[in-house]
Predicted 3D model of a 479-nucleotide part of an RNA (small-subunit ribosomal RNA, 3' major domain) from uncultured Sphingobacterium sp. It matches the Rfam family "Bacterial small subunit ribosomal RNA". Its family is annotated with structural constituent of ribosome and ribosome in the Gene Ontology.

Context: one part of a larger RNA
RNA sequence: UGGCGGGGGUCCGCACAAGCGGAGGAGUAUGUGGUUUAAUUCGAUGAUACGCGAGGAACCUUACCUGGGCUAGAAUGCUGGGAGACCGUGGGUGAAAGCCCACUUUGUAGCAAUACACUGCCAGUAAGGUGCUGCAUGGCUGUCGUCAGCUCGUGCCGUGAGGUGUUGGGUUAAGUCCCGCAACGAGCGCAACCCCUAUCAUUAGUUGCCAACAGGUUAAGCUGGGAACUCUAAUGAAACUGCCGCCGUAAGGUGUGAGGAAGGAGGGGAUGAUGUCAAGUCAUCAUGGCCUUUAUGCCCAGGGCUACACACGUACUACAAUGGGGAGGACAAAGGGCUGCAACAUAGCGAUAUGAAGCCAAUCCCAAAAACCUCCUCUCAGUUCAGAUUGCAGGCUGCAACUCGCCUGCAUGAAGCUGGAUUCGCUAGUAAUCGUAUAUCAGCAAUGAUACGGUGAAUACGUUCCCGGACCUUGCACA
Numbered sequence: 001u002g003g004c005g006g007g008g009g010u011c012c013g014c015a016c017a018a019g020c021g022g023a024g025g026a027g028u029a030u031g032u033g034g035u036u037u038a039a040u041u042c043g044a045u046g047a048u049a050c051g052c053g054a055g056g057a058a059c060c061u062u063a064c065c066u067g068g069g070c071u072a073g074a075a076u077g078c079u080g081g082g083a084g085a086c087c088g089u090g091g092g093u094g095a096a097a098g099c100c101c102a103c104u105u106u107g108u109a110g111c112a113a114u115a116c117a118c119u120g121c122c123a124g125u126a127a128g129g130u131g132c133u134g135c136a137u138g139g140c141u142g143u144c145g146u147c148a149g150c151u152c153g154u155g156c157c158g159u160g161a162g163g164u165g166u167u168g169g170g171u172u173a174a175g176u177c178c179c180g181c182a183a184c185g186a187g188c189g190c191a192a193c194c195c196c197u198a199u200c201a202u203u204a205g206u207u208g209c210c211a212a213c214a215g216g217u218u219a220a221g222c223u224g225g226g227a228a229c230u231c232u233a234a235u236g237a238a239a240c241u242g243c244c245g246c247c248g249u250a251a252g253g254u255g256u257g258a259g260g261a262a263g264g265a266g267g268g269g270a271u272g273a274u275g276u277c278a279a280g281u282c283a284u285c286a287u288g289g290c291c292u293u294u295a296u297g298c299c300c301a302g303g304g305c306u307a308c309a310c311a312c313g314u315a316c317u318a319c320a321a322u323g324g325g326g327a328g329g330a331c332a333a334a335g336g337g338c339u340g341c342a343a344c345a346u347a348g349c350g351a352u353a354u355g356a357a358g359c360c361a362a363u364c365c366c367a368a369a370a371a372c373c374u375c376c377u378c379u380c381a382g383u384u385c386a387g388a389u390u391g392c393a394g395g396c397u398g399c400a401a402c403u404c405g406c407c408u409g410c411a412u413g414a415a416g417c418u419g420g421a422u423u424c425g426c427u428a429g430u431a432a433u434c435g436u437a438u439a440u441c442a443g444c445a446a447u448g449a450u451a452c453g454g455u456g457a458a459u460a461c462g463u464u465c466c467c468g469g470a471c472c473u474u475g476c477a478c479a
Stems, first nucleotide, its partner, number of pairs: 001479002003476003007473007015463002019426005026317008034308002042053002064303007076126006083119002088103006107116003128292002131290003137286002139281003142277001144275001149188006155164003168179003194269004199237007209226002213224003240263001243257001244255004319419001323378007335366003340359002344355004385416001390411007432455007
């Protein structure tokens, strides 16, 4: 100087407390461990691995296994030799890849020799490797932590390591600001500048809108028209403790305060200092070294990654009446669409099929929002709860659904009656709950992920305790 303490002081955080809803019990989905296997490819492992890399494992992917093949090789160059236009077609063998054979055609410039372009072959030279090392590395990332810290120049103090500044008194979300001070300044962080959102104005009105006027319909901004409103999307205004009261030297604090759409950082996002964990990644990529070169490279078929006495994590669905079923009615936002989205009609109980308008989309379509409201029914039961499992019959995608896809109909109707010890999330448009969309994608194992809106709570006395962190101080057999 740091680190540590079941030392002290001050302070903070869904850290506890106060509440709400979960997990742990059941079934299923999914990831992991273990076991099994020819292979169940590899990585990730307290917090910071385990619906993670994977935002799509039937083939492909694919890295694994078995078997069949190739050896300058799957791709791109260069040099030399020799051949032929290239392209294309057919046959044999075979699971395919591969191997073997035959046919067709005879490029451009030039009289020609030859040259050029293209395509195989041979030889040579650069290959290739998801092989190892993340403890050789770059880059990227997690975490402490959006915590308030981390440093430098000059000066001063100390023999020196170092100290001071950065401590102290207040204050703040903040090393934020004020006051003081052997310090005076500065940098990286904080904050602000950026984006979305809440209010208003201006500009602009099509594909969006419809108040007034006219026409028109079973109905509908449907039409003429309008530029008000909504909205769209650009510019600007607006919030600064600016005003008032009280407290305070100040910084600042406080208020049923005024005004205001918004009040003291208005709400959210992006943004992550010096460093820590030899944290993670050589399998995104790049890269040193090592290893491999008729194989640890490459091609192909089939299998595997989907196994299953078991254990754990994360989710979904339930155990019902604040509910289930039937009928009718209402209200979003944000996305996507030409190898596409498909209205509508017809067939079908349905998944879908067959026709097919419109739309490269503020125009047309996906598209039905659901919870909700009204009426009817069920009356506490393993049930008209719950839906696993299984059988049969179908549909769709795709060369191909056996291993191993999704969906539909009929039948079947398991466990489960609120879950031990323990444990997780959340402070407001949040939790809870309800649907919607998208990426990936032929299809889909999505109950995942990422966005979007609808309905919409309870509680916080307080900081003694648990956990993590910040500053000062003290002890130390630690560095």